[in-house]
RNA sequence: GCUGACGUAGCACAGUGGUAGUGCGCAUCCUUGGUAAGGAUGAGGUCGGGAGUUCAAUCCUCCCCGUCAGCACCA
Numbered sequence: 001g002c003u004g005a006c007g008u009a010g011c012a013c014a015g016u017g018g019u020a021g022u023g024c025g026c027a028u029c030c031u032u033g034g035u036a037a038g039g040a041u042g043a044g045g046u047c048g049g050g051a052g053u054u055c056a057a058u059c060c061u062c063c064c065c066g067u068c069a070g071c072a073c074c075a
Stems, first nucleotide, its partner, number of pairs: 001071007010024004018055001026042005048064005
């Protein structure tokens, strides 16, 4: 340099056109003499950035950024 995959909550991931969810973690409460375990409730997201298509985009298209993989090139 070329090609491909991926980027979603603090972490690991799902969701693939109709205003986003699970597990762990976190907070509060219940339970206990007190922890742990268990239960209930809750907070936390510009869905990497921008533009386009669409009535509507996390999802489709293009550009850019980043990560990973493969191939190539130089010394």
This is a predicted structure of a 75-nucleotide RNA (transfer RNA) from Elstera sp.
Rfam family: tRNA. It is annotated as a transfer RNA.
The coordinates come from a structure-prediction model, not an experiment, and the mean pLDDT is 82.
RNAcentral holds the sequence, with entries from ENA.
Lineage of the source: Bacteria > Pseudomonadati > Alphaproteobacteria > Rhodospirillales > Elstera.